A computed fold for a 476-nucleotide part of an RNA from an uncultured bacterium, annotated as small-subunit ribosomal RNA, 3' major domain. Its Rfam family is "Bacterial small subunit ribosomal RNA".

Context: one part of a larger RNA
RNA sequence: UGACGGGGGCCCGCACAAGCGGAGGAACAUGUGGUUUAAUUCGAUGAUACGCGAGGAACCUUACCCGGGCUCAAACGGGGAGUGCCGCAGGCAGAGACGCCUGUUUCCCACGGGACACUCCCCGAGGUGCUGCAUGGUUGUCGUCAGCUCGUGCCGUGAGGUGUCGGCUUAAGUGCCAUAACGAGCGCAACCCCUACCGCCAGUUGCCAACGGGUAAAGCCGGGAACUCUGGCGGGACUGCCGGCGCAAGCUGUGAGGAAGGCGGGGAUGACGUCAAAUCAGCACGGCCCUUACGUCCGGGGCGACACACGUGUUACAAUGGCAGGUACAGCGGGAAGCCACUUGGCGACAAGGCGCGGAACCCGAAAACCUGUCUCAGUUCGGAUUGGAGUCUGCAACCCGACUCCAUGAAGCUGGAUUCGCUAGUAAUCGCGCAUCAGCCACGGCGCGGUGAAUACGUUCCCGGGCCUUGCACA
Numbered sequence: 001u002g003a004c005g006g007g008g009g010c011c012c013g014c015a016c017a018a019g020c021g022g023a024g025g026a027a028c029a030u031g032u033g034g035u036u037u038a039a040u041u042c043g044a045u046g047a048u049a050c051g052c053g054a055g056g057a058a059c060c061u062u063a064c065c066c067g068g069g070c071u072c073a074a075a076c077g078g079g080g081a082g083u084g085c086c087g088c089a090g091g092c093a094g095a096g097a098c099g100c101c102u103g104u105u106u107c108c109c110a111c112g113g114g115a116c117a118c119u120c121c122c123c124g125a126g127g128u129g130c131u132g133c134a135u136g137g138u139u140g141u142c143g144u145c146a147g148c149u150c151g152u153g154c155c156g157u158g159a160g161g162u163g164u165c166g167g168c169u170u171a172a173g174u175g176c177c178a179u180a181a182c183g184a185g186c187g188c189a190a191c192c193c194c195u196a197c198c199g200c201c202a203g204u205u206g207c208c209a210a211c212g213g214g215u216a217a218a219g220c221c222g223g224g225a226a227c228u229c230u231g232g233c234g235g236g237a238c239u240g241c242c243g244g245c246g247c248a249a250g251c252u253g254u255g256a257g258g259a260a261g262g263c264g265g266g267g268a269u270g271a272c273g274u275c276a277a278a279u280c281a282g283c284a285c286g287g288c289c290c291u292u293a294c295g296u297c298c299g300g301g302g303c304g305a306c307a308c309a310c311g312u313g314u315u316a317c318a319a320u321g322g323c324a325g326g327u328a329c330a331g332c333g334g335g336a337a338g339c340c341a342c343u344u345g346g347c348g349a350c351a352a353g354g355c356g357c358g359g360a361a362c363c364c365g366a367a368a369a370c371c372u373g374u375c376u377c378a379g380u381u382c383g384g385a386u387u388g389g390a391g392u393c394u395g396c397a398a399c400c401c402g403a404c405u406c407c408a409u410g411a412a413g414c415u416g417g418a419u420u421c422g423c424u425a426g427u428a429a430u431c432g433c434g435c436a437u438c439a440g441c442c443a444c445g446g447c448g449c450g451g452u453g454a455a456u457a458c459g460u461u462c463c464c465g466g467g468c469c470u471u472g473c474a475c476a
Base pairs, nucleotide, nucleotide: 001476002475004472005471007470008469009468010467011466012465013464015460016459019423020422021421022420023419026315027314028313029312030311031310032309033308034306035305042053043052064301065300066299067298068297069296070295076124077123078122079121080120081119082118083117084116087104088103089102090101091100092099106115107114108113126290127289129288130287131286135284136283137279138278139277140275142273147186148185149184150183151182152181153162154161155160166177167176168175192267193266194265195264197235198234199233200232201231202230203229207224208223211222212221213220238261241255242253243252244251245250304442317416321375322374323373324372325371326370327369333364334363335362338357339356342353343352344351345350382413387408388407389406390405391404392403393402429452430451431450432449433448434447435446
């Protein structure tokens, strides 16, 4: 000087408390450990691994296993030699890769050669092989915590200190005051984006107040530019004003005005550094290793196994509910090998026709909610696992191993031990919708969107994490 303390002081955070809803019990989905296996490819492992890399494992992917092939090689560059192939069509054998056969078959030229392709030789190749403890780049975490430093000066023999301490204040090393310090940098804040209000400009594919036409009904038509909205530019909030407290910074008020009030809400933004943290399998790269194989092509299998154990989720155990009928209201987005209106067939998944739309025009489109009826506390009209049968669709192909539909079957489950998680407001809870990946999909995941919409916070003694000062010290 730091680190540490079941030392002290001050302060903060859904850290506790106060509340609401979960997990831990059940079934299933998914990831992991373990076990098994020819292989169950590899990585991630307290917090900071475990619906993680993977935003799509039937083949492919694929890195693993078994088997069949190739060796200038699946792709590419350079040099030398030879040949005219390559491609297209047909056939044979084969699981395919590939092998064999038949037919057809080069171009330019200054005649030296060149282009393209194949064969042979050579130099480079290729490796998801090892090392993240050789590395770059990127990332997690402490932590959006308020800290981390520098120049000069001053103090100290020196390590180093001071500044950065103290008082008040703040979300903040944010400021103010004080001060052997005076300044400065990286962080904080602001500048950026979305959102809440208003104005201006613009007015189609959106809108419809006034005027006219028109319909069973509809901005449907003429028209309008007001309104909504769209999307570009501005304004607006700054403790600016008033009262109180205070030296000031600032704090406070059932204050005014205002759409919004004291950081308005949300996002992006992550200092010096810590964990030899993660990644050589995204990529790059040093070193090491393989070179008729640790490279590469193909068929099949595996990554999907299953006595178990754990994490994360979904669905439930019901009446604030289930079922049936009826009636409404969104936003973000996506669409051409696509979204598909509408009609017909089918109980249905869907199929056959077929309008419109590269889209403010057409299409994909709500569910909780509300109204009526029914069920009456039961393993049930709860719950839907599992299994049998029949089908639909995608795709070369659904046996291993897809999703969906219909009929039948109807398991566990009566609110879950110790323990544990999230959340402070348009939040939690609850309800559906969209997108990426994608032929299809194991999505109950991830990322977004809107609808309905709470309860509680006395307080900081305690648990956890953190900041500043101080003290002790077995540590460095």
The coordinates come from a structure-prediction model, not an experiment, and the mean pLDDT is 82.